This is a predicted structure of a 348-nucleotide part of an RNA (small-subunit ribosomal RNA, central domain) from a metagenome.

[in-house]
Context: one part of a larger RNA
RNA sequence: CUGGGCGUAAAGGGCGUGUAGGUGGUAAUGUAAGUCUGGCGUGAAAUUUUUCGGCUUAACCGGGAAAGGUCGUCGGAGACUGCAUAACUAGAGGACGGUAGAGGCGUGUGGAAUUCCGGGUGUAGUGGUGAAAUGCGUAGAGAUCCGGAGGAACACCAGUGGCGAAGGCGGCUAUCUGGACGGUUUCUGACACUAAGACUCGAAAGCGUGGGGAGCAAACAGGAUUAGAUACCCUGGUAGUCCACGCCGUAAACGAUGGGUGCUAGACGUUGGCGAGCUUGCUCGUCAGUGUCGCAGCUAACGCGUUAAGCACCCCGCCUGGGGAGUACGGCCGCAAGGUUGAAACUC
Numbered sequence: 001c002u003g004g005g006c007g008u009a010a011a012g013g014g015c016g017u018g019u020a021g022g023u024g025g026u027a028a029u030g031u032a033a034g035u036c037u038g039g040c041g042u043g044a045a046a047u048u049u050u051u052c053g054g055c056u057u058a059a060c061c062g063g064g065a066a067a068g069g070u071c072g073u074c075g076g077a078g079a080c081u082g083c084a085u086a087a088c089u090a091g092a093g094g095a096c097g098g099u100a101g102a103g104g105c106g107u108g109u110g111g112a113a114u115u116c117c118g119g120g121u122g123u124a125g126u127g128g129u130g131a132a133a134u135g136c137g138u139a140g141a142g143a144u145c146c147g148g149a150g151g152a153a154c155a156c157c158a159g160u161g162g163c164g165a166a167g168g169c170g171g172c173u174a175u176c177u178g179g180a181c182g183g184u185u186u187c188u189g190a191c192a193c194u195a196a197g198a199c200u201c202g203a204a205a206g207c208g209u210g211g212g213g214a215g216c217a218a219a220c221a222g223g224a225u226u227a228g229a230u231a232c233c234c235u236g237g238u239a240g241u242c243c244a245c246g247c248c249g250u251a252a253a254c255g256a257u258g259g260g261u262g263c264u265a266g267a268c269g270u271u272g273g274c275g276a277g278c279u280u281g282c283u284c285g286u287c288a289g290u291g292u293c294g295c296a297g298c299u300a301a302c303g304c305g306u307u308a309a310g311c312a313c314c315c316c317g318c319c320u321g322g323g324g325a326g327u328a329c330g331g332c333c334g335c336a337a338g339g340u341u342g343a344a345a346c347u348c
Base pairs, nucleotide, nucleotide: 003320004319005318006317007302008301012316014201016199017198021194022193023192025088026087028085029084030083031082033081034080035077036076037075038074039073040072041071042069048066049065050064051063052062053061054060091191092188093187094186095184096183098181099180103177104176108172109171110154115149116148117147118146119145120144121143125136126135162169163168206247207246208245209244210243211242215241216240220236221235222234223233258315259314260313261312262311263310266293267292268291269290270289271288272287273286274285275284276283277282278281297304298303321348322347323346330341331340332339333338
């Protein structure tokens, strides 16, 4: 390379936008580049295969034939692909009038709770555990009532509910704003799919500068436990967690399942529309989502099963025994931490 694969055995890029490239709907006409077909030319000799012959045989040698091509040229075919022209509407997109939603950015605001501060009442405990102790408390704690401060998170509603490309998103309010779905059949007329490179986004932790700091809490300190206890349990507690701006670019970034299109039994839930029927809160139909079970089929099995891991096609990414190793070296990126690309010796 061919081949075979990628839910769990090695293997789907964390997610998107989109460039090149690859691929591409229906019908017509033309063309003849691809394609198919015929003629001619050429494909040196030696070598190879084969046949006949020459050395006593063979090796070796000689005569003939064959084979060998993304080849050239001329003629023909016109289905399929390409190209050109002019069309179509089933893909795609737009218009119109609707719907649901924790989709996003920034603004304002609310109540409960924790903590702290001030004051009142009040007196000896409180706290914590398996049991304790450290801790707090007669300088008045804990309990209880009133007032105040501040930060963070939003109970119930809440739901295999919703929204988002993924990461993710949850009090309320209003501004700005992205996407989706269904309806009408009005418009454009293939405008499409995928996507190397590129660019954007990307949990948590971490980093830089400046704020903020209630609770929680790496590190750290103390108390226990224990043979020890650099832990698990307890009392404290700093970074951090929060905000602004800038980095980082990784995760079991998971459905461990790339995207698109078509086809292939159903049953029962649920979310958002639309249309019918009527006994006006149910039934039926139909789109789009989200679940459970399940036929055919698939699978090594588990399981998947119209939300496919079934049947096919198009495009991208990736795998090729274990360890060494996601390491070394080099490149690129980063303030650093490190990330990304990514071997070999050796060994089993």